[in-house]
RNA sequence: AAAGCCGGACAGGCGAUCGCGGGCGCGUCGUUAUCGAGCCCCGAGGAAAGUCCGGACUCCACAGGGCAGGGUGAUGGCUAACGGCCACCCGGGGUGACCCGCGGGACAGUGCCACAGAAAACAAACCGCCCGUCGGCCUAGCUUUGCGCUGGGACAAGCGGGUAAGGGUGAAAAGGCGAGGUAAGAGCUCACCGCGCGACUGGUGACAGGAGCGGCACGGUAAACCCCACCCGGAGCAAGGCCAAGCAGCAGGCUGGGCGGCCCGUCCAAAGCCUGCGGGUAGGCUGCUAGAGGUUCGCGGUAACGCGCACCCGAGAGAAAUGGUCGCCGGUCAUCCUUCGGUAACGGGGAUGAUUACAGAAUCCGGCUUAUGUCCGGCUUUUCCG
Numbered sequence: 001a002a003a004g005c006c007g008g009a010c011a012g013g014c015g016a017u018c019g020c021g022g023g024c025g026c027g028u029c030g031u032u033a034u035c036g037a038g039c040c041c042c043g044a045g046g047a048a049a050g051u052c053c054g055g056a057c058u059c060c061a062c063a064g065g066g067c068a069g070g071g072u073g074a075u076g077g078c079u080a081a082c083g084g085c086c087a088c089c090c091g092g093g094g095u096g097a098c099c100c101g102c103g104g105g106a107c108a109g110u111g112c113c114a115c116a117g118a119a120a121a122c123a124a125a126c127c128g129c130c131c132g133u134c135g136g137c138c139u140a141g142c143u144u145u146g147c148g149c150u151g152g153g154a155c156a157a158g159c160g161g162g163u164a165a166g167g168g169u170g171a172a173a174a175g176g177c178g179a180g181g182u183a184a185g186a187g188c189u190c191a192c193c194g195c196g197c198g199a200c201u202g203g204u205g206a207c208a209g210g211a212g213c214g215g216c217a218c219g220g221u222a223a224a225c226c227c228c229a230c231c232c233g234g235a236g237c238a239a240g241g242c243c244a245a246g247c248a249g250c251a252g253g254c255u256g257g258g259c260g261g262c263c264c265g266u267c268c269a270a271a272g273c274c275u276g277c278g279g280g281u282a283g284g285c286u287g288c289u290a291g292a293g294g295u296u297c298g299c300g301g302u303a304a305c306g307c308g309c310a311c312c313c314g315a316g317a318g319a320a321a322u323g324g325u326c327g328c329c330g331g332u333c334a335u336c337c338u339u340c341g342g343u344a345a346c347g348g349g350g351a352u353g354a355u356u357a358c359a360g361a362a363u364c365c366g367g368c369u370u371a372u373g374u375c376c377g378g379c380u381u382u383u384c385c386g
Base pairs, nucleotide, nucleotide: 001382002381003380004379005378006377007376008375009374010373012329013328014327015326016325017324018323020043021042022041023040025039026038028037029036030035045358049369050368052367053366054365055364056363057236058235059234060233064264065263066262067261069232070231071230072229073228075087076086077085078084089103090101091100092099093098104227105226109225110224111221112220113219126167127166128163129162130161131160132159133158137153138152139151140150141149142148175193176192178190179189180188194216195214196213197212200209201208202207240286241285242284243283249277250276251275252274253273256268257267258266293312294311295310297308298307299306300305330356331355332354333353334352335351336350337349338348340347341346
């Protein structure tokens, strides 16, 4: 200097002026006693977004058991909880810093593994190698001289037997390599590796190491169906509660109705509930922001986080407020200058111009994911100079 990996911080500042929303703020002014004015205080986010998870809270009259359905899936911790976070194990990716996880089960069962290939799991012989063989060929001996008998050799085809080492196909083919052995081969045998079992050791645990034994393999696939373990009532602030106003009932129901689907159970009912059609009202208040809250410090813990003291109170709109204008400054980028620092690269200073991201609460909180401007810190690799 370049490329990369991980973590963190901020989210423009100040002033003036005009304009908005809230205040159970004010010993001020006015006033129709209810309000108004004035003053003071507060007024979007790190993601408010996506609605992917988990809750608080409210209601369903108790919310129980089971089936179905859904979710998660190494181990140990944190948390109100989670599919989250922390640590760590195993596997995979990367030169590395680091990152990822489809992380229980294939001996419960079912399914699938195209094409190619001989054969894709109760799995095999296409090429090849070895042995034998009728007939044919060559040769030696005998000979009855017709060719026959006996022995040997070489070659091709056919047939029979052995083989799974070599070659080929494929993502994957009855472990790998070397030696011995064999008619030729094969864990057939042996050494090493791999695989299985495994005393013992370390660790809370997943797991790691491992004396020794064994010739040893009944392929893979479960983010295929499935099995196993654990977890899960439902609906949602348009939940719900209160006040005011207003109307008009009719028809039906196996007695029914409530509890997401179904069953059991249970509860409420006799004019109650449910279903359909029709009519009226949709106004106001509340829920509504003090919390699993925030911050400094101390202690414990590798960490996530927990505990303790002290301090603080940070929007609550209701068709939806926080904005407009002006000035100065800040950040970033580009160009130029520099008698500053420096070997240089570059940095500092000055001038001019441009630009200043993603984006907007709606019951609230803990996470995850996505969008985005600038800066800081640590680490890895490569190259160059001294």